[in-house]
The part of an RNA shown here (small-subunit ribosomal RNA, central domain) has 350 nucleotides and comes from an uncultured bacterium.

Context: one part of a larger RNA
RNA sequence: CUGGGCGUAAAGGGCGCGUAGGCGGUCAUUUAAGUCAGAGGUGAAAACUACCGGCUUAACCGGUAGCCUGCCUUUGAAACUGGGUGACUUGAGGGCAGGAGAGGGGAGUGGAAUUCCCAGUGUAGCGGUGAAAUGCGUAGAUAUUGGGAGGAACACCAGUGGCGAAGGCGGCUCUCUGGCCUGUUUCUGACGCUGAGGCGCGAAAGCGUGGGGAGCGAACGGGAUUAGAUACCCCGGUAGUCCACGCCGUAAACGAUGGGUGCUAGGUGUAGGAGGUAUCGACCCCUUCUGUGCCGUAGUUAACACAAUAAGCACCCCGCCUGGGGAGUACGGCCGCAAGGUUGAAACUC
Numbered sequence: 001c002u003g004g005g006c007g008u009a010a011a012g013g014g015c016g017c018g019u020a021g022g023c024g025g026u027c028a029u030u031u032a033a034g035u036c037a038g039a040g041g042u043g044a045a046a047a048c049u050a051c052c053g054g055c056u057u058a059a060c061c062g063g064u065a066g067c068c069u070g071c072c073u074u075u076g077a078a079a080c081u082g083g084g085u086g087a088c089u090u091g092a093g094g095g096c097a098g099g100a101g102a103g104g105g106g107a108g109u110g111g112a113a114u115u116c117c118c119a120g121u122g123u124a125g126c127g128g129u130g131a132a133a134u135g136c137g138u139a140g141a142u143a144u145u146g147g148g149a150g151g152a153a154c155a156c157c158a159g160u161g162g163c164g165a166a167g168g169c170g171g172c173u174c175u176c177u178g179g180c181c182u183g184u185u186u187c188u189g190a191c192g193c194u195g196a197g198g199c200g201c202g203a204a205a206g207c208g209u210g211g212g213g214a215g216c217g218a219a220c221g222g223g224a225u226u227a228g229a230u231a232c233c234c235c236g237g238u239a240g241u242c243c244a245c246g247c248c249g250u251a252a253a254c255g256a257u258g259g260g261u262g263c264u265a266g267g268u269g270u271a272g273g274a275g276g277u278a279u280c281g282a283c284c285c286c287u288u289c290u291g292u293g294c295c296g297u298a299g300u301u302a303a304c305a306c307a308a309u310a311a312g313c314a315c316c317c318c319g320c321c322u323g324g325g326g327a328g329u330a331c332g333g334c335c336g337c338a339a340g341g342u343u344g345a346a347a348c349u350c
Stems, first nucleotide, its partner, number of pairs: 003322004007304002012318001014201004021194003025088007033081002035077008048066007091191001092188003095184005103177007110154001115149007125136002162169002206247006215241002220236004258317006266295011299306002323350003332343004
């Protein structure tokens, strides 16, 4: 390379927007680039294959045919792909009427709790552990009552509940704002899918500048444990955790499962809508759409398992894998303030 693959064996990009490109619904008509057919030209010889022949045979040599899978010219066909034109509505999008939601940004605000400060009551302990000790306390602690300060997080509700592309999002109110679902056949008329590069978003930790600092708590100090204990346990405790702005760009960024479309038994729960039956009305019941779980048929799978939320049956587009170690290392490039990130080998070895 041809292949075969990517839930767990190597392998899905962390996630989106989108450029080029690739791919693309139904009908009519046209064109003839792709496609197909005929004819002509060319495709040197040798080689190769088949058959025949020449050296006693073979190697070797000669002849005939095939082959040279291609290119060009020309004539024609029009189903399919492409191009042009016209039309359509089921894909896609819009309008109108409703709906749910911790989706995002900003501002404000509430109560519980911890800590600290002030004051009262009160007295000898408190705290901590397997047991202790370090620690705190007669300069009055712990406990308890009242008042105050400050920071951070939001018990119950809470739910394999909801929302978001992913990361993620949870007290309450206001405000700005994104997406989604249902109903309607009201509009546009293929406007679509994917997406190399590119751009943006991206937990935690970390970095820069300035703030903030209650609790927790790397590092660090001390007490224990132990043969030792640079740990696990205990007492303290700095960075950090919080806010603003700017970086970093990683993760078991996981469903370890890329996106889109169509098709392929059912059953049962749950969330949000719509319709129907019944009813005074609500509930119940039935149908249907969207999401989220469980079980399960066919099928798939090495097995485990997956099974309309597919890992089934197909098509389109992207990313990635190709024995283990060396190694996500070295070198170089690009990015970063740095930490480092990204791209990413080889020798050697089994």
Its Rfam family is "Bacterial small subunit ribosomal RNA".
RNAcentral holds the full RNA, with entries from ENA, Greengenes and SILVA.